[in-house]
Molecule: transfer RNA
Organism: Nocardia sp. NPDC060249
RNA sequence: UGCGACGUAGAGCAGUGGUAGCUCGCCGGUCUCAUACGCCGUAGGUCGCGGGUUCGACACCCGCCGUCGCAU
Numbered sequence: 001u002g003c004g005a006c007g008u009a010g011a012g013c014a015g016u017g018g019u020a021g022c023u024c025g026c027c028g029g030u031c032u033c034a035u036a037c038g039c040c041g042u043a044g045g046u047c048g049c050g051g052g053u054u055c056g057a058c059a060c061c062c063g064c065c066g067u068c069g070c071a072u
């Protein structure tokens, strides 16, 4: 320098155009003599950034940034 993949909650990941979700974790409750497990519930997201397409974008297109891989 070129090509490709990826970027979504604290962590790991779903979500192929129509209300942003799952598991774990945090917090609260229940249970227990107590802790853990189990069960119930809450909080936590400018969906990497900026544009474009569209009635509508996490999704499609363009550019940029970052991570990883390949090539040189």
Stems, first nucleotide, its partner, number of pairs: 001071007010024004018055001027041004048064005